Predicted 3D model of a 345-nucleotide part of an RNA (small-subunit ribosomal RNA, central domain) from an uncultured bacterium. The RNAcentral record of the full RNA draws on ENA. The coordinates come from a structure-prediction model, not an experiment, and the mean pLDDT is 87. Rfam family: Bacterial small subunit ribosomal RNA. Rfam links the family to the GO terms structural constituent of ribosome and ribosome.

Context: one part of a larger RNA
RNA sequence: UUGGGUUUAAAGGGAGCGUAGAUGGAUGUUUAAGUCAGUUGUGAAAGUUUGCGGCUCAACCGUAAAAUUGCAGUUGAUACUGGAUAUCUUGAGUGCAGUUGAGGCAGGCGGAAUUCGUCGUGUAGCGGUGAAAUGCUUAGAUAUGACGAAGAACUCCGAUUGCGAAGGCAGCCUGCUGUAGCGCAACUGACGCUGAAGCUCGAAAGCGUGGGUAUCGAACAGGAUUAGAUACCCUGGUAGUCCACGCGGUAAACGAUGGAUGCUCGCUGUUUGCGUCUGACGUAAGCGGCCAAGCGAAAGCGUUAAGCAUCCCACCUGGGGAGUACGCCGGCAACGGUGAAACUC
Numbered sequence: 001u002u003g004g005g006u007u008u009a010a011a012g013g014g015a016g017c018g019u020a021g022a023u024g025g026a027u028g029u030u031u032a033a034g035u036c037a038g039u040u041g042u043g044a045a046a047g048u049u050u051g052c053g054g055c056u057c058a059a060c061c062g063u064a065a066a067a068u069u070g071c072a073g074u075u076g077a078u079a080c081u082g083g084a085u086a087u088c089u090u091g092a093g094u095g096c097a098g099u100u101g102a103g104g105c106a107g108g109c110g111g112a113a114u115u116c117g118u119c120g121u122g123u124a125g126c127g128g129u130g131a132a133a134u135g136c137u138u139a140g141a142u143a144u145g146a147c148g149a150a151g152a153a154c155u156c157c158g159a160u161u162g163c164g165a166a167g168g169c170a171g172c173c174u175g176c177u178g179u180a181g182c183g184c185a186a187c188u189g190a191c192g193c194u195g196a197a198g199c200u201c202g203a204a205a206g207c208g209u210g211g212g213u214a215u216c217g218a219a220c221a222g223g224a225u226u227a228g229a230u231a232c233c234c235u236g237g238u239a240g241u242c243c244a245c246g247c248g249g250u251a252a253a254c255g256a257u258g259g260a261u262g263c264u265c266g267c268u269g270u271u272u273g274c275g276u277c278u279g280a281c282g283u284a285a286g287c288g289g290c291c292a293a294g295c296g297a298a299a300g301c302g303u304u305a306a307g308c309a310u311c312c313c314a315c316c317u318g319g320g321g322a323g324u325a326c327g328c329c330g331g332c333a334a335c336g337g338u339g340a341a342a343c344u345c
Base pairs, nucleotide, nucleotide: 004316005315006314007299008298012313014201015200016199017198021194023192025088026087027086028085029084030083031082033081034080035077036076037075038074039073040072041071042070048066049065050064051063052062053061054060091191092188093187094186095184096183103177104176105175106174107173108172109171110154114150115149116148117147118146119145120144121143125136126135162169163168206247207246208245209244210243211242216240220236221235222234223233258312259311260310261309262308263307266290267289268288269287270286271285272284273283274282275281294301295300318345319344320343327338328337329336330335
């Protein structure tokens, strides 16, 4: 390399858009590039295979034929693929109608809780733990009542629920806005699928500048525990947690399962739409559970496939060394991307 693979053994890119490329629905006509058939030329010799022959045989040698699966030209065939052209509607898209949803962005509003402040009541403790202590408190704490301030998060509803490409999204209202599904079948007429590069998005932590800072809380300090305790527990507490703008680009970014299309028994729960004979109904699209066939090393998967097939991309090839070194690219940095070898078992 071929082959074989990628849920869990090594292996699906974090996700999308999309260029080149690859691949692609139905029916005609045409062309003859691929494809197929015939034929011509060429395909050196040696070697190989076969027949015959020469050394007493064999090795060896001579001779004739075959093979030389290839290339080029030429004459045909036209099912399939490709090119050209005409048409079609089921793939794809548009339109119309009503619907559902924590989809996104921006603005406004709300109550509870927390902490803090002021005033009142009130007096000796509070807090914390396995037990304590550090800590707070007669300068009046904790508790309780009233008023005020701030920031962050939205109890119940709430659910194998819903939405989103993924990350993710949840108080209420308004504005702007994206997508999907159902129904109708009016329009376009293969416009599709995938997608190396490329571009965009991308939790948390982190970084830059400027705000904000209630809570929680790396670091840090103290108190405990302990043989020790740079921890687990407790009292504090800075960055951070929040906002704006920018950077960064990683996660067990997981369904550890790439995307698309078609096909293949059923039962059951649920969400949304439509139809309806209103039924314990039908149908479509999702979200779940259990199973037939089949698959699988097994666990299990099983119309949401890990089944049966096709197309495209990505990735794997013993463990360690190592996601390291070096180089290059990106970044303010942290670091990220790409990514070996010696050696060793």